[in-house]
This is a predicted structure of a 143-nucleotide RNA (SAM riboswitch aptamer (S box leader)) from Nocardioides luti.

RNA sequence: AGCUCAUCAAGAGGGACUGAGGGAACGGCCCAGUGAAGUCCCGGCAACCGCCGCGAGCCCCCCGCCUCCCGACCAUCGGAGACGGACGCGGAAACGGUGCUAAUUCCGGCCCGCGGCGAGGUACGCCCCGGGGAAGAUGAGAA
Numbered sequence: 001a002g003c004u005c006a007u008c009a010a011g012a013g014g015g016a017c018u019g020a021g022g023g024a025a026c027g028g029c030c031c032a033g034u035g036a037a038g039u040c041c042c043g044g045c046a047a048c049c050g051c052c053g054c055g056a057g058c059c060c061c062c063c064g065c066c067u068c069c070c071g072a073c074c075a076u077c078g079g080a081g082a083c084g085g086a087c088g089c090g091g092a093a094a095c096g097g098u099g100c101u102a103a104u105u106c107c108g109g110c111c112c113g114c115g116g117c118g119a120g121g122u123a124c125g126c127c128c129c130g131g132g133g134a135a136g137a138u139g140a141g142a143a
Stems, first nucleotide, its partner, number of pairs: 003141006013042005021031003026108003043101003048097002051091005062085003066081004105135001110132004115127004
């Protein structure tokens, strides 16, 4: 880098150095010398993993550990069983691994639907709302 799964409407900023860009890309629209990005320090938010409790389930399949079959002992294979994980719900944030700390992932594009406007109809265009995608971000996992 690619793949799978989950989440993305809530939440949380000060200082030092430095000095012009930044919000992934594109189009908008914003932020920025009242100091962007970056580096460092100190905070904060959140609860993905780890952690704790409860539940379910171990008939079958997967992982870990233990016991028995196994008559002196040890190891391997095979079989049987118990417990834990994998699953669900809740909790803590003292400790560990991350993450985040302008704007819904800032909004949009592609598809579907309701409605409105363009002096009647159709087509078409624009706008609003809702749903789904695409792309992206973060975490966990597998090879």
Description
The coordinates come from a structure-prediction model, not an experiment, and the mean pLDDT is 79.